This is a predicted structure of a 266-nucleotide RNA (Bacterial large signal recognition particle RNA) from a Dehalococcoidia bacterium. The coordinates come from a structure-prediction model, not an experiment, and the mean pLDDT is 78. A source record names the gene ffs. Its Rfam family is "Bacterial large signal recognition particle RNA". Rfam classes the family as a non-coding RNA gene.
Formats: sequence, structure tokens, C1' cells
RNA sequence: CCGCGCUAGACGGGGUGUUGGGGGUACCCUGUACCCGAAACCCUCUGUAUGCGGGGUUGAACUCCCUCUCGAGGUCUGCGGUCCCGGAGGACUGCUCGUCUCUCCAGUGAUGACAGGCUGCGUCCGACGCGGCGGAAGACCAUGAACCCGGUCAGGGCGGGAACGCAGCAGCCGUAAGUGGGCCCUUCCGGGUGCCGUCGGGGAGCGUGGCCCGAGCUGACAGAGCCGGGCAAGCUCCUGGGGCGAGGUCGACAGAGGGUGCGCGG
Repeated sequence: CCGCGCUAGACGGGGUGUUGGGGGUACCCUGUACCCGAAACCCUCUGUAUGCGGGGUUGAACUCCCUCUCGAGGUCUGCGGUCCCGGAGGACUGCUCGUCUCUCCAGUGAUGACAGGCUGCGUCCGACGCGGCGGAAGACCAUGAACCCGGUCAGGGCGGGAACGCAGCAGCCGUAAGUGGGCCCUUCCGGGUGCCGUCGGGGAGCGUGGCCCGAGCUGACAGAGCCGGGCAAGCUCCUGGGGCGAGGUCGACAGAGGGUGCGCGG
């Protein structure tokens, strides 16, 4: 150095979670990696644990072991600024509303303003009157009686010797009670009645007029300022979450370097 047969080892690893702790089952990452069985009120171990039971393959190197590099991914933080959701606030910026003051402008005022004082009248109350409205009655107009209303009463009737007298239906005229109408007139009554009149009262509140006083008064838009109220976009505070970054920690896959047998034969 070659061949054969073996052995250690390997046949996945890692993160989170769980646990006093190590593993497994669970979830996730990596990426391909023997089979069977049990395992969250769990299985198996343990003072250094890196699974348990049974079977199989491979086997000293691409494959096993160690170190370094890279780094998927997970996880942690009294960390950083940023974005978003939620809650609260109103100091500040902003917006908005209002009072007051000032400016600008306009009007008004010595033919007397604002405020004040005195006073007349009205508004208020009572009485009377007038008017209006409504109701009733009267009056007015129309109508209104087979007979039991009136007048005139044709015809006819009755009395009478006659002259004449009497009663009287229909018709016509009129009228009573009643009915209807109009609302000009008269009377009475009533009120949610009146820019009405007269007389009396009351009060100083309002309106208006007069007198006194003697210099300001009023206002739209706009602007500025103080103060007060509101909104909550910015802002401040609180809590939670997402993504980004920083730092810590574990770290698969991959890459590089190194290490590791036994027996027999040639």
C1' cells in the first nucleotide's frame, strides 16, 4: 500500500415551551434524514442527566469526532428613534364663540346729546255716556178663518096684505191667533266689545311732550388686545401592540482545518 472480517461511532440537528434540571412526545426553523411500540392529569433519566423498549443498515471516512468561519431562524431588553390602535388632558400652537377696551369709518348732538331731577298726558283701575256686535220683543211687509171673526152681501130664504124689515151661504174686501221675511226704526238684555268721550283715582315702571342741567352719544364691517367658554389636528401624559434599528444569547444548513481503530492474509 492492497484485500477480507470486525469494533467504537453514525443512521439528523437546532430554537421555543415544559421541568429543580437533562432529553422525548407538542409548536417552529433547517432540509431529506432506517423500521416498529408507548408517551401532557405524560414518558424516560438525573446530580451532570443529551431519551426508553425491540429490530435493521452502515462502518474507519463524502459518511464518525473536534475546532474555527459563515449564518436561516428563534428568543431576551428599565435600549433607540419612528409609525399605528386605545384612554386622559388643555399648559402651548392652531381653529372657533362671546363680553369688554382701543383703532378705522359712519351717523347724531349748543336748533341742546347721554344720564339725572320736576312735571303734563297716555298705558292701569272705577263710574257714567256713546258706538259696535249678538239675542229677544215691538213695530213693518207678506200670508193667514167651509160654519162657530168683521164689512158688503148677488142668488136664494124668513116675516108681512103691502111698503118694508130681518137673518145670511158663495164671492169680494179686511182682520185675530199663528206662520214666514227683512234688519231701516223703537225698547230691553248680554260680552273674550272699542287707537271713542267725560269725570274721578292710582303709580312712578314704560312711552311721549315741556322745563332744568350742559358735551357728548350711538353703530355695521374690518383690525388689534385682555379675559372667559368650546374643539382636539398638532402637542403633553399613560397603557398595549406592529414593523425598523442597536445590543445580548442559542444556533440548523454550508465551508475550511485537524483527529480516530482491531484481527487475519498478500